[in-house]
RNA sequence: GGGGCUAUAGUGUAGCUUGGUAUCACUCCAGCUCGGGGAGCUGGCAACCCGUGUUCAAAUCACGGUAGCCCCA
Numbered sequence: 001g002g003g004g005c006u007a008u009a010g011u012g013u014a015g016c017u018u019g020g021u022a023u024c025a026c027u028c029c030a031g032c033u034c035g036g037g038g039a040g041c042u043g044g045c046a047a048c049c050c051g052u053g054u055u056c057a058a059a060u061c062a063c064g065g066u067a068g069c070c071c072c073a
Base pairs, nucleotide, nucleotide: 001072002071003070004069005068006067007066010026011025012024020056028044029043030042031041032040033039034038049065050064051063052062053061
């Protein structure tokens, strides 16, 4: 210098191909229940790496960046 992959709650993840309410688990918070400091049940909080564009509508498509990993030179 060239190419590929990845980036989503505090943590780990699904969703991207085919644009339409962002999934689940753990954690955390509240309530209930059971001898229990523990566990179970119910409910709840919290996220799309950044910018621009396309579109009625973008996590998803296009372009440009940032960071990490890998390959070629």
Model confidence (mean pLDDT): 83 of 100. This is a predicted structure of a 73-nucleotide RNA (transfer RNA) from a Candidatus Woesearchaeota archaeon. The RNAcentral record of the sequence draws on ENA.